[in-house]
Molecule: Glycine riboswitch aptamer
Organism: uncultured Nocardioides sp.
RNA sequence: CCGCACGGGAGAGUCUUCGCACCACGCCCUCGGGCGCGGUGAACGGAGCGCCGAAGGGGCAAUUCCUCCCCGGAACCUCUCAGGCGCCAGGACCGUGCGG
Repeated sequence: CCGCACGGGAGAGUCUUCGCACCACGCCCUCGGGCGCGGUGAACGGAGCGCCGAAGGGGCAAUUCCUCCCCGGAACCUCUCAGGCGCCAGGACCGUGCGG
C1' cells in the first nucleotide's frame, strides 16, 4: 500500500402538486360496484421548488497544504453532474485483527 472481517462514522424537506392506496361521509346502483367530497400516507410512484456533501466525478477563482514566490499538484477547499435530505442502508475517513 492492497484485500477481507469487525467496531465507530456527519449533513440536509413535518414543502407544493399529480397519480395511487387506505379511511370517514354523501349520492347512485343492475347490489358486483361506481361517483363526489374530506382526511391520512417519510417507511407508494412521478414532477416542481428548496436544501446537503463524506461514495464516485469535475475545478483550482478564493482558503489551506506540498519549506518561501512563480509554475505545477493536492485537499477535509470548491462545484453539485452523479448521489443524498425519517429509520434502515449507504458513507469519505478512523481504529483493531487476519492475509498478501